[in-house]
RNA sequence: CAGAUGAAAAGGCAAACUAUCUGAAAGGAUAGGGUGCGAAGCCAAGGGUCUAAAGCGAUGAUCUUUAGGAAACGCCUGGUUACCAAA
Numbered sequence: 001c002a003g004a005u006g007a008a009a010a011g012g013c014a015a016a017c018u019a020u021c022u023g024a025a026a027g028g029a030u031a032g033g034g035u036g037c038g039a040a041g042c043c044a045a046g047g048g049u050c051u052a053a054a055g056c057g058a059u060g061a062u063c064u065u066u067a068g069g070a071a072a073c074g075c076c077u078g079g080u081u082a083c084c085a086a087a
Base pairs, nucleotide, nucleotide: 005085006084012037013036017032018031019030020029021028022027041080042079043078045077046076047075049070050069055065057063058062
C1' cells in the first nucleotide's frame, strides 16, 4: 500500500417512546431518548413491504384498483464512497 476482518479504544450514527412542526396517508424534520449498528454513510437498481391524495372502474352511502409517494444491515440482494485499528 492492497485485500479481508471487527478485539479493545477514539470518533460517528440512532430503534422504541415523548414533544413540536409538516404531509391526504405511509412517512419526514427538529429536540429529548439510548435498543442497537463495522458503513445504521449515499443510491429505490432487482425482489419484497407500507400508503392511496389525484386518476381509472363500479356506486345510494361507499368500495375496488393503481406509485409517479415512502422506507436502505433495523426485509433480502446489488452498486458506490469512506474513518479508526489488534490478531

Predicted 3D model of an 87-nucleotide RNA (c-di-GMP-I riboswitch aptamer) from Aquibacillus kalidii. The sequence was found by an Rfam model in a public genome assembly. Taxonomically the source falls in Aquibacillus (Bacteria, Bacillati, Bacillota, Caryophanales). Of the family's consensus pairs, 95% are formed in the model. The coordinates come from a structure-prediction model, not an experiment, and the mean pLDDT is 83.